[in-house]
Context: one part of a larger RNA
RNA sequence: UGACGGGGGCCCGCACAAGCGGUGGAGCAUGUGGUUUAAUUCGAAGCAACGCGAAGAACCUUACCUGGGUUUGAACUUCAGUGGCAAGGCUCAGAGAUGAGUCCCUCCCUUCGGGGAUCGCUGGAGAGGUGCUGCAUGGCUGUCGUCAGCUCGUGUCGUGAGAUGUUGGGUUAAGUCCCGCAACGAGCGCAACCCCUACCGUUAGUUGUACAUGUCUAGCGGAACUGCCAGCAAUGGAGGAAGGCGGGGAUGACGUCAAGUCAGCACGGCCCUUACGUUCUGGGCGACACACACGCUACAAUGGUCGGGACAACGAGUCGCCAACCCGCGAGGGGGAGCCAAUCUCAGCAAACCCGGCCUCAGUUCAGAUUGUAGGCUGGAACCCGCCUGCAUGAAGUGGGAGUUGCUAGUAACCGUGAGUCAGCACAUCACGGUGAAUACGUUCCCGGGUCUUGUACA
Numbered sequence: 001u002g003a004c005g006g007g008g009g010c011c012c013g014c015a016c017a018a019g020c021g022g023u024g025g026a027g028c029a030u031g032u033g034g035u036u037u038a039a040u041u042c043g044a045a046g047c048a049a050c051g052c053g054a055a056g057a058a059c060c061u062u063a064c065c066u067g068g069g070u071u072u073g074a075a076c077u078u079c080a081g082u083g084g085c086a087a088g089g090c091u092c093a094g095a096g097a098u099g100a101g102u103c104c105c106u107c108c109c110u111u112c113g114g115g116g117a118u119c120g121c122u123g124g125a126g127a128g129g130u131g132c133u134g135c136a137u138g139g140c141u142g143u144c145g146u147c148a149g150c151u152c153g154u155g156u157c158g159u160g161a162g163a164u165g166u167u168g169g170g171u172u173a174a175g176u177c178c179c180g181c182a183a184c185g186a187g188c189g190c191a192a193c194c195c196c197u198a199c200c201g202u203u204a205g206u207u208g209u210a211c212a213u214g215u216c217u218a219g220c221g222g223a224a225c226u227g228c229c230a231g232c233a234a235u236g237g238a239g240g241a242a243g244g245c246g247g248g249g250a251u252g253a254c255g256u257c258a259a260g261u262c263a264g265c266a267c268g269g270c271c272c273u274u275a276c277g278u279u280c281u282g283g284g285c286g287a288c289a290c291a292c293a294c295g296c297u298a299c300a301a302u303g304g305u306c307g308g309g310a311c312a313a314c315g316a317g318u319c320g321c322c323a324a325c326c327c328g329c330g331a332g333g334g335g336g337a338g339c340c341a342a343u344c345u346c347a348g349c350a351a352a353c354c355c356g357g358c359c360u361c362a363g364u365u366c367a368g369a370u371u372g373u374a375g376g377c378u379g380g381a382a383c384c385c386g387c388c389u390g391c392a393u394g395a396a397g398u399g400g401g402a403g404u405u406g407c408u409a410g411u412a413a414c415c416g417u418g419a420g421u422c423a424g425c426a427c428a429u430c431a432c433g434g435u436g437a438a439u440a441c442g443u444u445c446c447c448g449g450g451u452c453u454u455g456u457a458c459a
Stems, first nucleotide, its partner, number of pairs: 001459002003456003007453007015443002019407005026297003030293004034288002042053002064283002067280004077125007088103006107116003128272002131270003137266002139261003142257001144255001149188006155164003168179003194249004199222007225243001228237003299400001303359007315346003320339002325334003366397001371392007413435007
């Protein structure tokens, strides 16, 4: 000087407390461990691994296993030799990869000697490796933490390590600002500048508005500032769409964890080279006594079911979105209009909600697992192993032990919608709107952090 303390002081944070909803019990879905397996590919491991890489494993993906092939190779560069050699179609064998045969025929230049392009064969240099090392690395990322800190120049003090500045008194979300001070200044962080949103004005409006205004769309500008009033101040108030950082986002200092990633990519070293490369078929990644983690659906009457009625936003669409109409109980099929989209479609765009009828507390008109059967769709192909629909079946479950988790406002909770991935497959993820609470006395305690100080046999 740090680090640490079941030392102290001060101060923060959904950290506790005050509340609301969950999880832990059940069924299912997904991930992981374990076990099993020919293989169940690999990685991630307290917080910060476990709906994580994976924004989507039937083949492909795919890295794993079984078996069949191949060895200058599937892809790339280049050299030598050689072959009249483009692409392509058909037949046979085969699980296919591939092999055999056959049809069709030959591109450019030319001094007619030949040269070149492409393809095949032979040989070589090289290729190739999701093989190892994240403790050799780059890059990127997580985390403490959007915490308020981390440093430097000159000066001063100290033999020196170092100190001072950065400590102190106040204040702040903040090393934010003020005052004081052997310090005076400066840098990276904080804040602001950027984006979205709430109000107003203005300009322009078609595809929007039945028409016009308004709403709306998208450009520009205004508006909040230590402004005004009261008060010593804390604070309160007026005006205002908005008030003391108005709400949200992007933005992550010096560093820590030899944190994560050699399987995104790049790269040093090591290893394989008729195989640890490469290709194909089938299987596996989907197994199942069990254990854990993130979720979904419920256990019902603030409900279930039937009929009727109302109101969104973000988005997406030409290998696409798919209207009217017809068929089907339905999934869906036919159909073909419009739309490269403020025009048409998904989509009457919603659901919770409102009105009316039935159910009357029961394992039920709750709940829907499981299974049978009949179908639909995608795809070359749904057996292993997809999603959806109808009928039948109707399991556990009557609110969950110890424990544990999220959230302070348009938040939690509840409700549906869209998108990415994608042929198909969403209870996940990312976004969007609708309805819309309760509580916070307070900082003693638990956890994490900041700052000053103190002890230390630690560095």
Source information:
Small-subunit ribosomal RNA, 3' major domain from an uncultured bacterium, 459 nucleotides, folded computationally. Its Rfam family is "Bacterial small subunit ribosomal RNA". RNAcentral holds the full RNA, with entries from ENA and SILVA.